Predicted 3D model of a 72-nucleotide RNA (transfer RNA) from Laccaria bicolor S238N-H82. A source record names the gene tRNA-Thr-TGT-2-1. Taxonomically the source falls in Laccaria bicolor (Eukaryota, Basidiomycota, Hydnangiaceae, Laccaria). Rfam family: tRNA. Rfam classes the family as a transfer RNA. Its family is annotated with triplet codon-amino acid adaptor activity in the Gene Ontology. RNAcentral holds the sequence, with entries from GtRNAdb and Rfam.
[in-house]
RNA sequence: GCCGCGUUGGCGUAGUGGUAGCGCGUCUCACUUGUAAUGAGAAGGUCAUUCGUUCAAUCCGGGUACGUGGCA
Numbered sequence: 001g002c003c004g005c006g007u008u009g010g011c012g013u014a015g016u017g018g019u020a021g022c023g024c025g026u027c028u029c030a031c032u033u034g035u036a037a038u039g040a041g042a043a044g045g046u047c048a049u050u051c052g053u054u055c056a057a058u059c060c061g062g063g064u065a066c067g068u069g070g071c072a
Stems, first nucleotide, its partner, number of pairs: 001071007010024004018055001026042005048064005
């Protein structure tokens, strides 16, 4: 330099056009003499970024950034 793949809460991940879920973690409450465990509830995401396509984009297309693999 060229080509491919990936980027979604604190962490790990699902989601192939129609209001983004799950597990762990965090917080609150209940239970307990107290803690753990258990049960109930809650908060937490401009879906890396930018432009485009579309009535509508996490999803489709182009650019950029970062990570990773291959070739030279």